[in-house]
Molecule: FMN riboswitch aptamer (RFN element)
Organism: Nocardioides astragali
RNA sequence: UUGCGUGCUCUGGGGGCGGUGAAACUCCGCACCGGCGGUCACAGUCCGCGACCCGACCACAGCCAGUGGCCGGUUGACCAGGUGAAAUUCCUGGACCGACGGUCAAAGUCCGGAUGAGAAGUGCACGCGG
Numbered sequence: 001u002u003g004c005g006u007g008c009u010c011u012g013g014g015g016g017c018g019g020u021g022a023a024a025c026u027c028c029g030c031a032c033c034g035g036c037g038g039u040c041a042c043a044g045u046c047c048g049c050g051a052c053c054c055g056a057c058c059a060c061a062g063c064c065a066g067u068g069g070c071c072g073g074u075u076g077a078c079c080a081g082g083u084g085a086a087a088u089u090c091c092u093g094g095a096c097c098g099a100c101g102g103u104c105a106a107a108g109u110c111c112g113g114a115u116g117a118g119a120a121g122u123g124c125a126c127g128c129g130g
Stems, first nucleotide, its partner, number of pairs: 001130008010121001016030004031109002033098002035049004044096002053073003057069004078094005100112003
């Protein structure tokens, strides 16, 4: 310096003003936010990862429900111009996207599962190897 393994650790931001209304932080207008790794140069929109959601199987159970384990599936959205060796990543301009359940009224921003769980990954320690 690097690879692998084990243990521990950490791991998300955002509704302000006005309008309509009986009622809206949910609608309308103007706002606000952007996880982790990768990349010839910095990414919400490229490539990949996970949370959420769905299903099969296994265990507990007489069955169902439920809980846990494990495997699989699903999983949003960008263009133009400029600079440059190189950028859907920077600059300029104009766009677009955002789980599930709840709610006097429809939610990326409020409340809830969640003081939860947890991978990719971060950091630390230890072990083995090059």